[in-house]
RNA sequence: ACUCCUAGAGGGCAAACCCAUCGAAAGAUGGGGACGCAAAGCUUCCGGGCUAACGGCACCAGUGAUGGUGCCCAGGCUAGCGGGGUUGCCGGC
Numbered sequence: 001a002c003u004c005c006u007a008g009a010g011g012g013c014a015a016a017c018c019c020a021u022c023g024a025a026a027g028a029u030g031g032g033g034a035c036g037c038a039a040a041g042c043u044u045c046c047g048g049g050c051u052a053a054c055g056g057c058a059c060c061a062g063u064g065a066u067g068g069u070g071c072c073c074a075g076g077c078u079a080g081c082g083g084g085g086u087u088g089c090c091g092g093c
Stems, first nucleotide, its partner, number of pairs: 012037002017032006035080001041086003045083003048078003055072007
């Protein structure tokens, strides 16, 4: 490294979808529900992805106030996208 056989208790979490709430959105929370997960426990330190309110630029409409469209942008989100850190259960040696 490969092949075959054998091995394990108590369990845990909860995708999509539905309802309610929050949020500009991504999404989150609670309830229902299980696609799956040996860390699908926790944590944004690194990379990726998602959203673009505020902000910036440009254009359009308008007498004006202002409104609209496009692009950019994370300090927002994603830990069930990976990596890292950290904690934990069982079995074997």
A computed fold for a 93-nucleotide RNA from a Gammaproteobacteria bacterium, annotated as c-di-GMP-I riboswitch aptamer.
Its Rfam family is "c-di-GMP-I riboswitch aptamer". Rfam describes the family as follows. GEMM was predicted in a large-scale screen for bacterial structured RNA regulatory elements.
Of the family's consensus pairs, 95% are formed in the model.
Model confidence (mean pLDDT): 85 of 100.
The sequence was found by an Rfam model in a public genome assembly.
NCBI's taxonomy places the organism under Bacteria, Pseudomonadati, Pseudomonadota, Gammaproteobacteria.